Small-subunit ribosomal RNA from a metagenome, 1466 nucleotides, folded computationally. Its Rfam family is "Bacterial small subunit ribosomal RNA".
């Protein structure tokens, strides 16, 4: 003092978790030691076996046992018991917490309405007479408890009498206390009632008796008792004020109830009770009911305010198995008394008796859950006793239990080995503890303190290590499985999050867990929240109780504030000092203890109370506005219907249609006429009203508000729980009304389907009257008054003052007030936004909120005719749901702007056919494998005869290095010869030769085109033929993030200008480089050859011509270097004097000249492990290698991409020209020569501007003449050739013969804008051989735009969003299926409460009768209380439940597509 979680990110509202603290239980673990107001409180105030928990006094008194020592007297003793009687105690201590919401408890007062034993003071007294019962004697009953008759005795035991006294009535008068006598005191009269223990020791002194006996009287002292009455203290009754849970889904409650008069009762005062009288009394400040609960001091937490506990300890209460009642007593309605009644449980001889652990132990039961049947009264207290003493499971000790606090400890130190570890060896040191003992010490132990002796000896774990959160991206399993997670979330084959294992963090004799409780939480807010859009403002008004309340004085002092005083127990809290070696505990002293009572002062503010004012309010008077309301009456157009009357075949409807109407004459036109609803245009973010909500015109009645005057009251006000009234639309009752529109409904469509959008029809309604419902996104989503806080700009109503004037009720300026809109500052807000009509700054009151779902549900109540409306949960579920803003991204949103992978205009394809190829598909022993829209499909350079080759058959071979086996008794090779075989010493068979290694086994290694391109490098493809991506600073926002990068003109271009809070930058675009086009320099060998000179061979119309080679030459062409040149530079014109753009000169070339290369920031899990790398994984006698053979070439089909046609712009024949790029050494190969041709035999030259290859198409001549043809060549056939070990499956080329399918190709669809297309050959790569294939060269050589966003897409702006895996996005209901928890629910079934009805143990009074000396008993009536039982009725809470009903949750399930975009119908 905070942090994780909604979001791609952001601020924000709002939960859940999380870390802290206390208690109870529990998993692990565990060495001591002190202290403790820890330990059956929680669930069962269940039930209890055993032994204990109250007894004492002989100095009250009687009997009686036993021991002891004595006594004819200077003696007549002592002790230990038992039974009783009789005092005192048992009413206190001890326990629990069921009941119980009240004077029970705290607090603080009265008692003039009272009690008080034993105590303590002080006055007084204490005389006389009598009598019973225990016990013990005698006789009974009963099993027992227990009891029953006789009979004798005592006392501090009980009776009477006196004196004292009390009490009641009359009556005299003062006095004391008191605020006040009704108290107290005093004195006459009359009535009633009624005290005492002349004891008890003990001691003096006198006197009597005394051995069958041991005692007694007097009197005086002290002393312990006794009675009377005052006071006092203690201990309690009674009574009031204040505090004193939850529920209003409890709103009425009381019949002794409220009260008076009398009487009973009590200590006392009262309805306590009871007789009469009277109608009282409580209650929204919460009565009564129902739930829970002893109450407090104080204890947990917290800064505190609070919140939650109240068991232990202290004080008070209540209770003792449940429930009653009384007796004795000062005192109880009694825990270890006692009656009764009911449950239980013992005894029992069946007739009767006994018992109550919520005391100490202990047991059983219950439960997550809680100690020994211990030891002493030695303390410290309490009975009792004159006192010694005796008795106490009060208490004071041990014992158990980590229950809490404390305090200690679990070793120190050197050297050595090891990684500077972990760890260990060795050697010293120390003994807190441990274990052993000898003492003190206690009642006695324990513990402690002094000693003494052995020994490092005896002593660490729990949690956790992805985030929150401290500590591993470390190895191994495992592979959405197991399994972890408080919350987020991990796990799908490299898990830092499982489950281990190593190491590392945390606290440590403890640590984790779960559950409740505070705090975080300001998420109940008094301190300290808010309600326009996150939850939240009653639909709106009047208003009643409460609540607040203008100005000015006077008086009081209730509230306030101060002082005193008294109380606030102790124990706890807080200082201070002491005490245990500290500590935790204890202990003195001091403070407080926020409270409450009383006395005193003070009067600002608030109350109260008294006068006064006006500025709040409310009357009044005046002119003016208005869809303001009711209630009449009057009109107005359109549209239906009806009738007439014209007029003829269609009308209507839609996207396109049909239904429908119309030959009985529609629609259309024109006239009349019904009858309903409605009021255009004036109409305006204009008015008016509380809200709903009001619109044709006149009139009646009515009311609100605003200006203006300041005439009159004198705070009369603000707000309003409950309460009342109005409150669209639909909607219900009863009566009318019905023309148009139009729910359900019918038809026609559209569709997959259409219960819907769309068309035709059409009832209810919609309209009046009269009643009722009382809801709406009844929204300004903004409660009501009041008051303060800058302005501007409109706009309605009024006023005041100017101006103008046409003199009008006119224009038009300014200022107040009042209402209604915009815009905007300060402030405010999460932000959008709000802003003098606040959401800002204040005051008052009232409604409401508190995570999302369940759910405005259910159940109760209440209204309402029904429909329904108001109040309004809960269990369960779930980590979010939500609100503003931002980034893309999408749209069947919108605007630019662009693009032959778009379209337009065009030109040539494909798609039909044969044939080549590739691709699925099917087959097959294989048809390896890969790559799938654009951006697979003549693609992996992929033309595979064998290699290739990755498949199939079959056949074979191999493991560096080590262990271990085996092996000089001979390994590993190797090998004739026969068997297998396609073939092999591969392998057997049978020999040999060999001379040191060896795949049997197990590490461990090559290899692997086996797997994962979703683990990778690296490369490529694509968006992208595109214009885009970003940065640094500064501004702006809390922020994410904007700005730049936007706008306008313009560009192929984010290219450029211009403007802006931006200024600048950097990847891209351009620039650049490469080629081509014009010149122009420089250099000529292999290259050229104009011109000049020689020199050959041909033809020659002799004029020349042509070819060839020398000389030379560098003009030209070309080679390959290097400069130039083009920049909107010029001119016009638009454009802003601009960027530019259109046209023009010039030029070879004009607005990038062309054509390439490069081609951002990134996106794709885009393609590749099959080029090669590479990480995991796998294979290891095979998924490595190798040989032979096959397949990859199959073939009902289907799809791409090509070649070749389909013919005359063509085809054959002959002839006759013109390229460039480029190959070439097991290579090109000229030339010769053989063959009809492919091809053969030679062979010069070439390692290359040197030598070899070099063109079709065109052009010219002839032939074919519109056919399935002299078009086409597929497909078979015969013959040869060529590469190659090897052309069967499977190559290619030539001759010859054969001559298919095709006559311009549906729907659909490709490229393509100039040297393009379209056509035409050539080269060149693979390559032994084979191109219709890739790249590449040339030749010839077009049509048609110069636009545009309609389809296909791409940039940018903006808009909407519920998308962000990003529309192939989200997302909703039904239905099936399991699981869950609630609701109704025919009924049944258990408690609790309350009322009443019989029955009735007892208890209390009264009265009669017996009996008895006396107490007193029986018995009977009466009357009253009155537990229990039984019975009814009511209310409340639970449980089961047939079938009914919604909600949640679930894996990839049906169904359709409602919602999010204009969501395709807002």
């Nucleotide at each position: 003092a905070c942090c994780g979680c909604u979001u791609g990110a952001u601020c924000c509202u709002g939960g859940c978790g999380g870390a802290c603290c206390c208690a109870a239980c529990u998993g692990c673990u565990a060495u001591c030691g002190g202290g403790a107001u820890g330990a059956g409180a929680c669930u069962a105030a269940g039930c209890c076996a055993u032994g204990c928990g109250a007894g004492u006094c002989g100095u009250g008194c009687g009997u009686u046992u036993c021991c002891u020592a004595g006594c004819c007297a200077c003696g007549u003793u002592g002790g230990a018991g038992a039974c009783g009687c009789g005092g005192c105690a048992u009413a206190c201590g001890g326990c629990u917490c069921a009941a119980u919401a009240u004077c029970a408890u705290g607090u603080g007062g009265c008692u003039a309405a009272c009690u008080u034993a034993g105590c303590c003071u002080u006055g007084g007294g204490a005389c006389g007479g009598a009598g019973a019962c225990a016990c013990c004697c005698u006789c009974g009953g009963g099993a027992a408890a227990c009891u029953g008759a006789g009979g004798u005795c005592a006392a501090u035991u009980u009776c009477u009498g006196a004196u004292a006294g009390a009490u009641g009535g009359g009556g005299a008068g003062g006095c004391c206390u008191g605020g006040a006598a009704u108290g107290g005191u005093u004195c006459c009269c009359c009535g009633u009632c009624c005290a005492a223990a002349a004891g008890g020791a003990a001691c003096u002194g006198a006197g009597a008796a005394c051995a069958u006996g041991c005692u007694u009287u007097c009197a005086g002292u002290u002393u312990c008792g006794c009675c009377c009455a005052a006071g006092g203290a203690u201990a309690g009754g009674g009574c009031c004020g204040c505090a004193c849970c939850c529920g209003a889904u409890c709103a009425g409650g009381u019949c002794g109830c409220u009260g008076g008069u009398g009487a009973g009762g009590u200590a006392a005062u009262g309805g306590c009770u009871c007789a009469c009288c009277a109608a009282g009394c409580c209650u929204a400040u919460a009565a009564c009911c129902g739930g829970u609960a002893c109450g407090g001091g104080c204890c947990g937490u917290g800064a505190g305010a609070g919140c939650g506990g109240g068991a232990g300890c202290c004080c008070g209460g209540a209770g003792a198995u449940g429930g009653g009642c009384a007796c004795u007593g000062a005192g109880a309605u009694a825990a270890g008394g006692g009656c009764c009644c009911a449950g239980g449980c013992c005894c029992u001889a069946c007739g009767g008796g006994g018992c109550g652990c919520a005391g100490c132990a202990g047991g059983c039961g219950c439960g997550a859950a809680a100690a020994c049947u211990c030891c002493g009264c030695a303390a410290u207290g309490c009975g009792c006793g004159a006192a010694a003493g005796c008795g106490c499971g009060a208490c004071g000790g041990g014992g158990u239990c980590a229950u809490c606090c404390c305090g200690a400890g679990u070793g120190c130190c050197g050297u050595c080995c090891g990684c500077u570890g972990a760890g260990g060896g060795c050697g010293g040191c120390u003994u807190u503890u441990g274990c052993c003992u000898g003492g003190u010490u206690u009642a006695a132990c324990c513990a402690g303190c002094c000693g003494a002796g052995u020994g490092a000896a005896u002593a660490a774990g729990g949690g956790g290590a992805g985030g929150g959160c401290a500590a591993g991206u470390c190895u191994g399993g495992u592979g959405u499985c197991a399994g972890c997670c408080g919350c987020c979330g991990c796990g799908g084959u490299a898990a830092u999050a499982c489950c281990a294992g190593c190491u590392c963090c945390u606290c440590g004799a403890g640590u984790g867990g779960u559950u409740g409780g505070g705090a975080c939480g300001a998420u109940u807010a008094u301190u300290g929240g808010g309600u326009c859009u996150a939850a939240a403002g009653c639909g709106u008004c009047c208003g009643u109780a409460g609540c607040c309340g203008g100005c000015c004085g006077g008086a009081a002092a209730a509230g306030u504030u101060u002082u005193c005083c008294g109380u606030u127990a102790a124990a706890u809290c807080c200082a201070a000092c002491g005490a245990u070696c500290c500590a935790a505990u204890c202990g003195u002293u001091g403070g407080g203890c926020c409270g409450c009572g009383g006395g005193g002062a003070a009067u600002a503010c608030u109350c109260u109370u008294c006068g006064g004012c006006u500025u709040g309010g409310g009357g009044g008077c005046g002119a003016g506005g208005g869809a303001g309301g009711u209630c009449g009456g009057c009109g107005g157009u359109a549209g239906u219907c009806u009738c007439g009357g014209g007029g003829u075949a269609g009308g209507g409807g839609c996207g396109a249609a049909a239904u429908c109407c119309u030959a009985u004459a529609a629609u259309c036109c024109c006239g009349a006429g019904a009858g309903g609803a409605c009021c255009a245009c004036c109409a305006g973010u204009g008015g008016c009203g509380a809200a709903g909500g009001c619109g044709g015109c006149c009139g009646a009645c009515u009311a609100a508000a605003g200006c203006g005057c300041a005439c009159c009251c004198g705070a009369c006000g603000g707000u309003g729980a409950g309460g009342g009234a109005c409150g669209a639309a639909a909607g219900c009752u009863g009566g009318g009304g019905g023309a148009g529109c139009g729910a359900a409904c019918g038809g026609g469509a559209u569709u997959a389907g259409a219960u819907a959008c769309c068309c035709c029809g059409g009832u209810a309604g919609u309209c009046c009257c009269a009643g009722c419902u009382g809801u709406a996104a009844a929204c300004g989503a903004u409660g009501c008054u009041g008051g303060c806080u800058a302005g501007g700009u409109g706009u309605u109503g009024g006023g005041a003052c100017g101006g103008c004037c046409a003199c009008g009720a006119g224009c038009u300026g300014u200022c107040c007030c009042a209402g209604u809109g915009c815009c905007g500052c300060a402030g405010g807000g999460a932000a959008g936004c709000c802003a003098u009509u606040a959401a800002g700054c204040c005051a008052g009151c009232c409604a409401c909120c508190u995570g999302g779902g369940g759910a405005g549900u259910a159940c109760g109540g209440u209204c309402g005719c029904a429909a329904g409306g108001c109040u309004g949960a809960a269990a369960c579920u779930u980590a979010a749901a939500g609100g503003a803003a931002u980034u893309g991204g999408c749209g069947g949103g919108g605007g630019a702007g662009c693009a032959c992978c778009a379209c337009a205009a065009g030109g040539g394809g494909u798609g039909a056919a044969g044939c080549u190829u590739g691709c699925g598909g099917u087959u097959u022993a294989a048809u390896u494998g890969g790559a799938g829209c654009c951006a697979a499909c003549a693609c992996c350079g992929g033309g595979a005869a064998a290699c290739u080759u990755a498949c199939c058959a079959g056949g074979a071979g191999c493991g560096a290095c080590g262990g271990u086996u085996g092996g000089a008794u001979g390994a590993a090779g190797g090998u004739c010869a026969g068997a297998u075989u396609a073939a092999a010493g591969g392998u057997c068979u049978u020999a040999c030769c060999g001379g040191a290694c060896u795949a049997g086994c197990u590490g461990a290694g090559a290899g692997g085109a086996g797997g994962u391109g979703c683990a990778u490098g690296g490369c490529c493809g694509u968006c992208g033929c595109c214009a885009g991506u970003u940065c640094g600073u500064g501004c702006c926002g809390u922020g994410a993030g904007g700005u730049g990068u936007u706008c306008u003109c313009u560009u192929a271009a984010g290219u450029g200008a211009g403007a802006c809070a931006a200024c600048g930058a950097a990847c891209g675009a351009g620039a650049c480089c490469c080629g081509c086009a014009c010149c122009c320099u420089u250099a000529g060998u292999u290259g050229c050859c104009a011109u000049c000179g020689g020199a050959u061979u041909c033809c020659c119309u002799c004029g020349g011509g042509a070819u060839u080679c020398c000389a030379g030459g560098c003009a030209c062409a070309c080679u390959a270097a290097g400069a130039g040149g083009a920049c909107u530079g010029c001119c016009c014109a638009c454009g802003c004097u601009a960027a530019g753009u259109g046209g023009g000169a010039g030029g070879a070339a004009g607005g990038a000249a062309c054509g390439g290369g490069c081609c951002a920031c990134g996106g794709c899990a885009g393609g590749u492990c099959a080029g090669u790398a590479u990480g995991c994984c796998c294979c290891a006698g095979a998924u490595c290698u190798c040989c032979u053979g096959g397949g990859c070439c199959a073939c009902a089909c289907g799809c791409g991409a090509g070649c070749u046609g389909c013919a005359a712009u063509g085809g054959a024949u002959g002839g006759g020209a013109c390229a460039a790029u480029g190959g070439g050494a097991u290579c090109c190969g000229a030339c010769c020569u053989c063959g009809a041709a492919a091809g053969g035999g030679g062979a010069a030259g070439g390692c290359a501007a040197u030598c070899c290859u070099c063109a079709a198409a065109c052009c010219c001549a002839u032939c074919c003449u519109c056919a399935g043809u002299u078009g086409g060549g597929a497909u078979c056939g015969a013959g040869g050739g060529c590469u190659g070990u090897a052309a069967c499956c499977c190559g290619c080329c030539c001759u010859c013969g054969u001559g298919a399918a095709c006559a311009u190709g549906g729907a659909a669809u490709c490229c393509c804008u100039a040297g393009u297309a379209a056509u035409c050959g050539c080269g060149u790569g693979u390559c032994a051989u084979c191109a219709u294939c890739g790249c590449g060269c040339g030749g010839u050589g077009a049509a048609u735009a110069c636009g545009u966003c309609c389809c296909u897409g791409c940039u940018c702006c903006u808009u909407g969003c519920a998308c962000a895996c990003a529309c192939c996005g989200c997302c909703c209901g039904u239905c099936g299926c399991u699981c869950c928890a609630c609701c109704c629910g025919a009924g049944u079934u258990u408690g609790g409460u309350u009322c009443u009805g019989g029955u009735g143990a007892g208890g209390c009074g009264c009265g009669g009768c017996c009996a008895a000396u006396c107490u007193u008993g029986g018995c009977c009536g009466c009357g009253u209380c009155g537990a229990g039982c039984c019975g009814g009725a009511g209310u409340u809470a639970g449980g089961c439940a047939a079938g009914g009903g919604g909600g949640g949750a679930g894996a990839a399930g049906u169904c359709g597509u409602a919602a999010c975009a204009a969501g395709g119908u807002g």